[in-house]
RNA sequence: CAGAGAUAAAGCCAAACCUGUUGCAAGACAGGGACGGAAAACCACGGGGCUUACAAGUCAGCCGGGUUACCUUC
Numbered sequence: 001c002a003g004a005g006a007u008a009a010a011g012c013c014a015a016a017c018c019u020g021u022u023g024c025a026a027g028a029c030a031g032g033g034a035c036g037g038a039a040a041a042c043c044a045c046g047g048g049g050c051u052u053a054c055a056a057g058u059c060a061g062c063c064g065g066g067u068u069a070c071c072u073u074c
Base pairs, nucleotide, nucleotide: 003073004072005071012037013036017032018031019030020029021028022027035061041067042066043065045064046063047062048059049058050057051056
C1' cells in the first nucleotide's frame, strides 16, 4: 500500500415512532428515540423508488459506480 472484518479495544452513525420548524408534496432540519449499520461518511454519474403547482424535485439506510476515512490484522 492492497485485501479482510475473524478477534478485541476506543468510539461513531441512527430506522420506525413522537414533538417542533420548513416544503404543494415526496422529503429535509433540530430535539427525543434505537431498528439496524464496517463506510448507514460524502457525491444524484447510471438504474430504480417516491412526489409533483408538470417547470421540476426528492431518496446515498434501494442497487451499481466514484471519492475519502478510524481500529485491528485470524

Predicted 3D model of a 74-nucleotide RNA (c-di-GMP-I riboswitch aptamer) from Desulfocapsa sp. The coordinates come from a structure-prediction model, not an experiment, and the mean pLDDT is 89. NCBI's taxonomy places the organism under Bacteria, Thermodesulfobacteriota, Desulfobulbia, Desulfobulbales, Desulfocapsa.